[in-house]
RNAcentral holds the full RNA, with entries from ENA, Greengenes and SILVA.
A computed fold for a 341-nucleotide part of an RNA from Euglena mainxii, annotated as small-subunit ribosomal RNA, central domain.
The coordinates come from a structure-prediction model, not an experiment, and the mean pLDDT is 85.
NCBI's taxonomy places the organism under Eukaryota, Euglenida, Euglenophyceae, Euglenaceae, Euglena.
Its Rfam family is "Bacterial small subunit ribosomal RNA".
Context: one part of a larger RNA
């Protein structure tokens, strides 16, 4: 390579969208690309096969025969294929009416909690640990009542529950707005499926020339413990961070550790929508054939097929190194090799 894989043993790209390109419903006609078939030419001899013959035999030699894989031209065949015309309606969209939903953005409002400040009672002690201390307090604290302010989060409801391509997404309200799912017709008439490259979006941390905002909670950093020591687990403090606004980054065990599509292939048993009668989307358990090294999948398959695409091929070195691309940096993407078991 060729063949074999990819839940966990090496492998599904974090997610959609999408170019090229590859695959692609039913039917009628027609050409005859590919596709079969037939003849004809050529595919030097020698070798190698095969039937004979000649040297006693074998080696060897000599005659005959078959054949080898194509190429050319001509002539036939229409089922697949492929292209030309037409048609269809089940695949796929369009429209109409319902309907659920923390789908996203943007603006207003709400109420507990925290801290901080004012005020009023009150008095000696608070906090904090396994134990203490550091801390805080008679310049009157911790409690208590009232009152003001400030950000950040949104108990209960809530659930194996919804919604989203994924990352994600919950206080209420109100505009903007995108997707789904049901019913029952109507209309386009394969418009389809993958999807190199492109493109977009992408928790949490980190960047900025950065502008704001800062309650608590906190890397760093400083104190107090503990310990042989303690850069740590505990405790007091506390900067950046978290929060928003523009912008970058593009990465996670981005998991279901499971790429999309489209047909089959027992069952029972919940949740949530739609129609209401069987029916239909979506989430779950159990579980049959079947698969699997085993675990365990199992109609939401890890079964049975086909179309497209990523990706793996002993561990280590190394996701390093060199070069390129992106980046303000931090990186990231691509991605080896000597030498080793």
């Nucleotide at each position: 390579u060729u063949g074999g894989g990819c839940g966990u043993a090496a492998a599904g790209a974090g997610u959609u969208u999408g170019u090229a390109g590859g695959u692609g419903g039913u039917u009628u006609g027609g050409u005859g690309u590919g596709u079969u078939u037939a003849a004809u030419g050529u595919u030097a001899a020698a070798u190698a096969u095969u039937a004979a013959a000649g040297c006693u035999u074998a080696a060897c030699u000599u005659u005959g025969a078959a054949a080898u894989u194509g190429c050319a031209u001509u002539g036939a065949a229409a089922a697949c294929u492929a292209c030309c015309a037409g048609a269809c309606u089940u695949g796929a969209g369009u429209a109409u009416g319902a309907u659920a939903g923390a789908g996203g953005u943007a603006a207003a409002g709400g109420g507990a909690a925290u801290u901080u400040c004012c005020a009023g009672u009150g008095u000696a002690g608070c906090g904090g640990u396994g134990a203490a201390a550091u801390g805080c307090g008679u310049a009157g604290a911790u409690a208590u009542u009232g009152g003001a302010a400030a950000g950040a989060a949104c108990a209960c409801c809530a659930a194996a529950g919804g919604c989203g391509a994924a990352a994600g997404c919950a206080c209420u309200u109100u505009g903007c707005u995108a997707g789904g799912u049901c019913a029952a017709u109507a209309c386009u008439g394969a418009c389809a499926c993958u999807g190199a490259g492109g493109a977009a979006c992408g928790a949490a941390a980190g960047c900025u020339a950065a502008g704001g905002g800062u309650a608590g909670c906190c890397a760093a950093a400083c104190g107090g413990a503990u310990u042989a020591g303690a850069g740590a687990c505990c405790c007091g403090u506390g900067u950046a961070g978290u929060c928003u606004u523009a912008g970058c980054c593009g990465u996670a065990a981005a998991c279901g550790a499971u790429g999309g599509a489209u047909a089959c292939u027992a069952a029972g048993u919940g949740g949530u929508g739609g129609a209401a009668u069987u029916c239909u989307g979506c989430u779950g358990c159990u579980g049959u054939a079947g698969c699997u090294a085993a675990c365990g999948c199992g109609u939401u398959a890890a079964g049975u097929a086909u179309c497209c695409c990523g990706c793996c091929u002993g561990g280590g070195g190394a996701g390093u190194a060199c070069g390129c691309u992106u980046g303000c940096a931090a990186a990231a993407g691509u991605g080896a090799a000597a030498c080793u078991c």